[in-house]
This record gives sequence, structure tokens and C1' cells, in this order.
RNA sequence: GCGGGUAUCGUAUAGUGGUAAUACGCGACUCUUCCAAAGUCGAGCCAGGGGUUCAAUUCCCCUUACCCGCU
Repeated sequence: GCGGGUAUCGUAUAGUGGUAAUACGCGACUCUUCCAAAGUCGAGCCAGGGGUUCAAUUCCCCUUACCCGCU
């Protein structure tokens, strides 16, 4: 230099053109003499930019970071 792949709450993973999900973690409450455990509720996320579309996390292009291969 060329080609391919991945990027989703703090972490690990689902997901799919039409409201973004689960577990752990975090906060509040219930229970308990207290703690832990358990239960209920809640906050928090689609790497960045552009395009197509009525509508993009999803499709296309570019960039960034990481991984793999070739030279």
C1' cells in the first nucleotide's frame, strides 16, 4: 500500500427498514434489629460524518479505532 471483519447503556451480548432488548453493575423503595440475599420501580446506549428512503442502529460511501490476511 491492497483486501476482509468488528464497533449497540459502565461491562458482556441479542436485535432488526417502522417504540432498541436481556443479564450483571448503578440509584430509590419493600423486607430484615443490621448486613447480605430476594422482590418492585427507575436512569443510562446504536463509533463519527454524508447519502438513499415517508422513515436508517439496520442499506450505500467516506473517516476513525481495533483485529485478520496479502504484498